[in-house]
This is a predicted structure of a 509-nucleotide part of an RNA (small-subunit ribosomal RNA, 5' domain) from an uncultured bacterium. The RNAcentral record of the full RNA draws on ENA. It matches the Rfam family "Bacterial small subunit ribosomal RNA". The prediction has a mean pLDDT of 86.

Context: one part of a larger RNA
RNA sequence: GAUGAACGCUGGUAGUACGCUUAAUACAUGCAAGUCGAACGGAAGUGGAAACACUUUAGUGGCGAACGGGUGAGUAACACGUAGGUAAUCUGCCCCUAUGUUUUGGAUACCGGGAGGAAACUCCCGCUAAUACAAAAUAGGAUUAGGAAACAUAAGUCUUCUAAUUUAAAGUUUUGAAACGCUUAGGGAUGAGCCUGCGGUGCAUUAGUUUGUUGGUGAGGUAAUGGCCCACCAAGACUACGAUGCAUAGCCGGACUGAGAGGUUGAACGGCCACAUUGGGACUGAGACACGGCCCAGACUCCUGCGGGAGGCAGCAGUAGGGAAUUUUCGGCAAUGGGCGCAAGCCUGACCGAGCGAUACUACGUGAACGAAGAAGCUUUUACGAGUGUAAAGUUCUUUUAUAAGGGAAGAAAAAGGGUGAUGAGCCCUCUUGACGGUACCUUUUGAAUAAGCCCUGACUAAAUAUGUGCCAGCAGUCGCGGUAAUACAUAUGGGGCGAGCGUUAUCC
Numbered sequence: 001g002a003u004g005a006a007c008g009c010u011g012g013u014a015g016u017a018c019g020c021u022u023a024a025u026a027c028a029u030g031c032a033a034g035u036c037g038a039a040c041g042g043a044a045g046u047g048g049a050a051a052c053a054c055u056u057u058a059g060u061g062g063c064g065a066a067c068g069g070g071u072g073a074g075u076a077a078c079a080c081g082u083a084g085g086u087a088a089u090c091u092g093c094c095c096c097u098a099u100g101u102u103u104u105g106g107a108u109a110c111c112g113g114g115a116g117g118a119a120a121c122u123c124c125c126g127c128u129a130a131u132a133c134a135a136a137a138u139a140g141g142a143u144u145a146g147g148a149a150a151c152a153u154a155a156g157u158c159u160u161c162u163a164a165u166u167u168a169a170a171g172u173u174u175u176g177a178a179a180c181g182c183u184u185a186g187g188g189a190u191g192a193g194c195c196u197g198c199g200g201u202g203c204a205u206u207a208g209u210u211u212g213u214u215g216g217u218g219a220g221g222u223a224a225u226g227g228c229c230c231a232c233c234a235a236g237a238c239u240a241c242g243a244u245g246c247a248u249a250g251c252c253g254g255a256c257u258g259a260g261a262g263g264u265u266g267a268a269c270g271g272c273c274a275c276a277u278u279g280g281g282a283c284u285g286a287g288a289c290a291c292g293g294c295c296c297a298g299a300c301u302c303c304u305g306c307g308g309g310a311g312g313c314a315g316c317a318g319u320a321g322g323g324a325a326u327u328u329u330c331g332g333c334a335a336u337g338g339g340c341g342c343a344a345g346c347c348u349g350a351c352c353g354a355g356c357g358a359u360a361c362u363a364c365g366u367g368a369a370c371g372a373a374g375a376a377g378c379u380u381u382u383a384c385g386a387g388u389g390u391a392a393a394g395u396u397c398u399u400u401u402a403u404a405a406g407g408g409a410a411g412a413a414a415a416a417g418g419g420u421g422a423u424g425a426g427c428c429c430u431c432u433u434g435a436c437g438g439u440a441c442c443u444u445u446u447g448a449a450u451a452a453g454c455c456c457u458g459a460c461u462a463a464a465u466a467u468g469u470g471c472c473a474g475c476a477g478u479c480g481c482g483g484u485a486a487u488a489c490a491u492a493u494g495g496g497g498c499g500a501g502c503g504u505u506a507u508c509c
Stems, first nucleotide, its partner, number of pairs: 001508003005505005012364006018357002020322001025320003029317003034063003039060002042057006070275003080199007089192002094188005100182002102136004111126006140167009150157002171180003201247003208238003213235006220228001250272004254265004277298005300311004328354001330353003336350001337348004367397004377388004402446001404444004411436001417429004453498005458479003464493005474481002
């Protein structure tokens, strides 16, 4: 000098940040991922004489739920950083270019009937729809075999031709042109997978390690390379330039310190990785081996009619526990962003805000001017005086802050609707939308009114006297003080330092 700090004494205001470093311990309660009726058939309700219209939505279906949010347990590793490679790869939504959107079929949930169960839920029969599922046609593509051109040198890549095999689609809305979709192919963008060089740690009181191990051939698997897996063959591979083992640890941009070199560190913010009660597994999907999905096993908790079931806060709050120690079971989707939707809109503990905490930094205040050779009190004294001290009182002012009253934002751009334009983009007009918040800010009212402490005072180290105590009580970072005049203990007065803080402790430089 610094801190995600804690403790002691003290504490006026505002802004901006930050706030379980310990038990990746266990969790009551609420919320944190839905949305679309312009994909679909129903059901219920409202209106209606009916046709039908509107509202709601359990189910089928689509998209999302792999993002966003949390944590740092594991990991010494291509995990991270950096520089490259991928001719060894994939990529939903989005953008561009082109193509098509043809003909059919059988089911099933919901629902109705029945049955079982305490429940969770399940079973049987029957009915029905779709952008659900299936079959056919055509196109291009893919695969295999063959030919040719170009590129590349390790196998190859790319274009094109021939043959064989295989393989597409879906509609909805609108008066309508159309819009939103759907299919195939090529390209882009974005995101991801894999591979490689180099770099960052302690112990040698860890010296040998390895059998899918190292390599080859073939087959399998994957989006893709590869002992990734398997069969066979060979006997290799790593290692004092530190293998293997053990211990510790998420990595980085950065942060702290330092003149620098370096040392330490990885809170908040940003990037990457890993994890989601413990261990394992796959399914779905463009993407997961999936925090608020599924299955199995373990521990734990809960319900039970004992047959069987339910659960997972390292999401936001909150509780218990642990601890020196870390906040509200708050408001809002107004903004920014995300999901779904043609849209209106719905959802969003992301986020924006408010609350608590001197935890840190910054700013402001606790008054200003005048006022005695100088009140009182207190301290001291050689009792004269000296100090506190212009300090107070008093006089004249000011009003930041506080108090009271009044006014009162920006943050809001839109979207929807209308006009123009091409129902596009863009432009113009109108209307509406603020949690914070009657907050910030401004004006005025009252009145010095509402606001100072902490540590030190022997030397280091700025600042001394008196009294008490008498190696006692005590102090102390180091040296050391205290045994009868203690500037070192305690108190008082004075003084010094910093100041809404001041000291102590801990850690780093």